[in-house]
Notes: Predicted 3D model of a 329-nucleotide part of an RNA (large-subunit ribosomal RNA, domain IV) from Fodinicurvata sediminis DSM 21159.

Context: one part of a larger RNA
RNA sequence: CUGUGCUGAAGGAACUCGGCAAAUUGCCCCCGUAACUUCGGGAGAAGGGGGCCCCGGUCCUGGGCAACCAGGGUCGGGGGGCACAGACCAGGGGGUGGCGACUGUUUACUAAAAACACAGGGCUCUGCGAAGCCGUGAAGGCGACGUAUAGGGUCUGACGCCUGCCCGGUGCCGGAAGGUUAAGAGGAGAGGUUCACGCCUCGAAUCGAAGCCCCGGUAAACGGCGGCCGUAACUAUAACGGUCCUAAGGUAGCGAAAUUCCUUGUCGGGUAAGUUCCGACCUGCACGAAUGGCGUAACGACUUCCCCACUGUCUCCAGCACAGACUCA
Numbered sequence: 001c002u003g004u005g006c007u008g009a010a011g012g013a014a015c016u017c018g019g020c021a022a023a024u025u026g027c028c029c030c031c032g033u034a035a036c037u038u039c040g041g042g043a044g045a046a047g048g049g050g051g052c053c054c055c056g057g058u059c060c061u062g063g064g065c066a067a068c069c070a071g072g073g074u075c076g077g078g079g080g081g082c083a084c085a086g087a088c089c090a091g092g093g094g095g096u097g098g099c100g101a102c103u104g105u106u107u108a109c110u111a112a113a114a115a116c117a118c119a120g121g122g123c124u125c126u127g128c129g130a131a132g133c134c135g136u137g138a139a140g141g142c143g144a145c146g147u148a149u150a151g152g153g154u155c156u157g158a159c160g161c162c163u164g165c166c167c168g169g170u171g172c173c174g175g176a177a178g179g180u181u182a183a184g185a186g187g188a189g190a191g192g193u194u195c196a197c198g199c200c201u202c203g204a205a206u207c208g209a210a211g212c213c214c215c216g217g218u219a220a221a222c223g224g225c226g227g228c229c230g231u232a233a234c235u236a237u238a239a240c241g242g243u244c245c246u247a248a249g250g251u252a253g254c255g256a257a258a259u260u261c262c263u264u265g266u267c268g269g270g271u272a273a274g275u276u277c278c279g280a281c282c283u284g285c286a287c288g289a290a291u292g293g294c295g296u297a298a299c300g301a302c303u304u305c306c307c308c309a310c311u312g313u314c315u316c317c318a319g320c321a322c323a324g325a326c327u328c329a
Stems, first nucleotide, its partner, number of pairs: 001324008010315002014313001019310001027051005036041001038158001052079012080084001092308004097303002099300002104116002120156007132142003159295004164225003169222002171218005178213003184207002189202005226244005253287001254284001265281005
C1' cells in the first nucleotide's frame, strides 16, 4: 500500500452525479396512529412505554378423594448488572412529484425498467370440411372432440370522467350500369403456294373476367387537424370584422412537461445562498384525445426533490485484528 473486519474526540452529508457505502432501526406485549381512499386500505403509519431475578396477595384452567401437582392472568414489594428481545438472528422513518393501475415477465454472460404481459375496452374476420396456421398446390394435422357468451387477427391497457372535426390521399367494404381489358370466341378482309381442289400465314369490326377507372361508405382503419390584416374612450389585448387556402383547420383536458429551442422564461414556495424540485402563468420552436387525453387509492430492488434519525461519505484522518504485497531466511 491492497483486501476483509472492528473502534473513534468535535462536527453530522460540509462527501458525491447521487447518502454510493456504512451506520441507525430490528423480536414480543401494551398504548397510540394523519392526509387520502376504489372503504379493502393507507397500518408495523408516525410516535411512546414495558421485557431479567426474588418474595407476597389474589383469580382462572387441567389433573387428583384429598394433601397437592402442572400451566396461565393480575396486583404489590424488593434485588443485581454498563447493558435484562443481554449472544446469534432480526423493518430506518416521513413528505412531495413523474411513470406504470396492481401480482407477474425480460436482454442465460454489462440494461429488471416508465420496456413486455395483464384483467378490462374497441375494431375486424370466421356459419363449420369455419376463419387462421403447419404441410409437396398433397394426404393429414392444429384450431376443437370447440360452434359466434366460440375461435383467429389487430390496437388500447385496472378504475373514474371522457374519447371532438376531416373520407381529399392510402387501405378496407359495398355497387347487376358505364369506360378500359388478357387468353379465348369471332371472322370483314389481305397474303404465300397450287392448273385446280386445297393447305398455310396474317387479320378489322364485334363478344370476352378479375383488376383499374368510376359511384358510395368507413378513422378505437393508415393518417391529417392553417395563414395574413384590421378593430374597444390611457396603454395593452382583441369578444368583433375582412381576406386567402383546405378534406377538415386541434374540441375537452393538460401544458417551460420523460415533450420548451430561445431558457437558469416570469412569478410564488422551499434554502443564508436552489440551471434541479414543487405550485402557478401560457409566448405549446415541436401536447392532445384507444400510435388514447386527463385524473387516480393501493402497489414499485423504477425515478425527481425535501425533511427527521443515523453515521469515517466528508472536515481529516488515526488505531487495532486477520490475509496479502514488500524485506530477510